[in-house]
This record gives sequence, structure tokens and C1' cells, in this order.
RNA sequence: UCCUUCGGGGCGGGGUGCGAUUCCCCACCGACGGUGAUGGCUCUUUUGAGAGCACAAGUCCGUGACCCGUAUGAUGCUUGAACCAAGCAUGUGCGGCUGAGCCGGUGAGAUUCCGGGACCGACAGUAUAGUCUGGAUGGGAGAAGGA
Repeated sequence: UCCUUCGGGGCGGGGUGCGAUUCCCCACCGACGGUGAUGGCUCUUUUGAGAGCACAAGUCCGUGACCCGUAUGAUGCUUGAACCAAGCAUGUGCGGCUGAGCCGGUGAGAUUCCGGGACCGACAGUAUAGUCUGGAUGGGAGAAGGA
């Protein structure tokens, strides 16, 4: 560099109402990489400890889908007489946008462990949606394997 495969979970009960899985009360869910004290496994040991491995955060550091801007030239479409020009769509590059964590405990050290009580969740549709339907049999951070 190329190829193949994989690559997101969740509305159950009640209330109001003509109508709500959308509102209200209770419930439920947590993508990918990094970091990571406990705990697990293995090894070493001067018995104090040390080293390695796998797992391990929705709210820490980053990434991704959607959306916006811009550049680009390729393909397709539309208009005009046009190989040209303009516009639109798709693709690619770059940029932007994109949510939420505190208190207590232990300790040398924890926003990661333990306890408590919080908070967050693109766009379009529809009675106002993290959980329904749709773009999407799409895209994708990335993971594994192969040449």
C1' cells in the first nucleotide's frame, strides 16, 4: 500500500388526553482508541517488595456518525447553440459544529476503585423522542486476519 471479515445498546408499568413508547411519575441503555492504585493470573525475590500479562471510565484526554463552510477535480444530471459556462447531486481533502461528575471514603497517589446522590445523549417525522419510524442493506472511529 492492497484485500477480506467484523464493527451500538435501550420504553416495561402507571397518569393526563380525541391523540403521546414524544408530556408527567417510576423504568431502561452506554460505540472506538488512550490513561488507569484496587481486584485476577504468571514469574522473580534479599519476604520489604519487584516485573510482566489480560480485563477495566457514558461524564478525564481524544475519535466517529449527522449537520455547516470551503477547496478540488472526477462522474452523473439540468439549462443555454456549445467541447464552453452556470447550477445541482455524489466522491475526495481541509476546517468548523457536536453532551454530561460532583460529594464522601480508603490511600503516598483515584474525576478511573468503594459508597451516595446527580447529570448527558445529532438530524428529519409525529402531541414535544437517548429508547419509535426514517436517511441507513448507508457511513464509521477502529478491531482481527491475509498478501
Record summary
This is a predicted structure of a 147-nucleotide RNA (FMN riboswitch aptamer (RFN element)) from Paenibacillus senegalimassiliensis. Model confidence (mean pLDDT): 80 of 100. NCBI's taxonomy places the organism under Bacteria, Bacillota, Bacilli, Paenibacillaceae, Paenibacillus. RNAcentral holds the sequence, with entries from MGnify. The model forms 100% of the base pairs in the Rfam consensus.